[in-house]
Annotation
The part of an RNA shown here (small-subunit ribosomal RNA, 3' major domain) has 461 nucleotides and comes from Phacus warszewiczii.
Context: one part of a larger RNA
């Protein structure tokens, strides 16, 4: 000096209480261990791995696995020879890919060739999603948005070192104040930056017609001002005023450092390893398998509710290989025909949840929708392994879940529904926004879990 401590004392956080609501039981979805397979391609494993790399495995993606096949190779520079490049047909083949026939004769030129492609030859070489994340750059996560880590001088100490950083108030804060052998600084806090809430001015067409909206500028909120408390400090508590009040409100930003954390499969990079195969091409078929376990969702068990009918009120997105009105045709998913729109103009584009009427009457039901049959739709070379929707028919479990466990402190939780990015199509109920409704409790710091500050014991470094 740290590090532990069922070792004290202070303070904090959805950490505990209070409170809403869930997970753990059903069915499903999807991930993961496991088993199984010719393969189930690899990689993340307490927190901080298990809807995670994957913002979308039918081929392709792919990396696996049979099997055909190729050997300067799909992919690059470099010689050397012949040929323009290309296009089109046959025959074999599951394709790759092999044989083979016709056609083409361009463009610059100093007439030697030369650009640009393609075939052979032959080595330099290429290639590796092969191995090491404990060989590493890079970026990540975490503790933690926790309040904290360090230095120059001086000054104590034989030295590790210590003091500044400790004490007395204060704070969200090593945030301020005051004391003090220290005095000052830095990385951090904080402001500074976007977004939102109020007004104000300009300018705007497609919006709207005194307003709203668009984006540019500007004001505004600083304990600035009052009364208390308090050491007259800092600073609390209450007050006017104000649209806002004491950090408004929300991102965005992550300090020395830990965990030989995570990634060599995002990229790059040593060092080994492979070079007629660990390279490359393809065609199937895997990554979707299924006694089971465990995560993280969905939808449910019904009356605060299902179903019919009629009414009404958002946002933020996204469109030219795109969005697609109307109209017709279909019960329907969808077709078919076609307007406008390069989009504040036109379309996706009817918002549910709500509100009104009627029905159902507590049943495994008019709840719930798995599961499975049949007939269509779409995409796409192609839906058999293995898409996705619609119609009719089926109509499982399940009547609020053990032990035990999660998440949230206000425009929040809970509920309702809308758009996107991936993408032909989707397995999305998954991320990511977006908006409508719209709570409850927070006496309190014993306890539990995490951190922070001093101190105090230590056979621990």
């Nucleotide at each position: 000096u740290g590090a532990c401590g069922g070792g004290g004392g202070c303070c904090c956080g959805c950490a505990c209480a209070a409170g809403c609501g869930g997970u753990g039981g059903a069915g499903c979805a999807u991930g993961u261990g496991g088993u199984u397979u010719a393969a189930u391609u690899c990689g993340a494993u307490g927190c901080a791995a298990c809807a995670c790399g994957a913002a979308g495995a039918a081929c392709c993606u792919u990396a696996c696995c049979a099997g055909g096949a190729c050997u300067u190779g799909a992919c690059a520079u470099g010689u050397u020879a012949g040929g323009a490049a290309g296009u089109u047909u046959u025959u074999u083949g599951a394709a790759a890919g092999a044989a083979a026939a016709a056609u083409g004769u361009g463009c610059c030129u100093u007439a030697g060739g030369g650009a640009a492609u393609c075939u052979a030859a032959a080595c330099a070489c290429a290639g590796g999603u092969g191995g090491u994340g404990c060989a590493u750059g890079g970026c990540u996560g975490u503790c933690g948005u926790c309040a904290g880590c360090u230095c120059g001088u001086g000054u104590c100490g034989u030295g590790a070192g210590a003091u500044g950083u400790u004490g007395g108030g204060u704070u969200a804060a090593g945030u301020c104040c005051c004391g003090c052998a220290a005095c000052g600084a830095g990385c951090g806090c904080a402001a500074c930056c976007c977004u939102u809430a109020u007004u104000u001015u300009u300018a705007g067409u497609u919006a709207a017609c005194u307003u709203u909206c668009u984006a540019a500028a500007a004001a505004g909120a600083c304990u600035g001002c009052u009364g208390g408390u308090g050491a007259u400090a800092a600073a609390c508590c209450g007050g006017a005023g104000g649209a806002a009040g004491g950090u408004g409100a929300g991102g965005a930003u992550g300090a020395c450092g830990u965990c030989a954390a995570g990634u060599c499969a995002g990229c790059a990079u040593g060092c080994c390893c492979c070079u007629u195969a660990u390279g490359u091409c393809c065609u199937g078929g895997g990554c979707u398998a299924c006694a089971c376990a465990c995560g993280u969702g969905c939808u449910a068990c019904a009356a605060u509710g299902g179903u019919u009918a009629a009414g009404a009120c958002a946002a933020u997105g996204a469109g030219u290989c795109g969005c697609a009105a109307a109209u017709u045709c279909g019960u329907a998913a969808g077709a078919a025909c076609a307007a406008g729109c390069c989009a504040a103009u036109c379309u996706c584009u009817u918002a549910a949840a709500c509100u009104u009427a009627a029905u159902c009457u507590u049943a495994g039901u008019u709840c719930g929708g798995a599961u499975u049959g049949u007939g269509g739709g779409c995409u796409g070379c192609a839906a058999c392994u293995c898409g996705c929707c619609c119609a009719c028919a089926u109509g499982a479990a399940g009547u609020u879940g053990g032990a035990a466990u999660c998440g949230c402190u206000a425009g929040u939780a809970a509920u309702c529904g809308c758009c996107g990015g991936u993408c032909a199509g989707c397995u999305a109920u998954a991320c990511g926004g977006c908006g409508g409704u719209g709570a409850a409790u927070c006496c309190g710091u014993u306890c539990c879990c995490g951190g922070g500050c001093c101190u105090u014991g230590u056979a621990c470094a």
Its mean pLDDT, the model's own confidence on a scale to 100, is 82.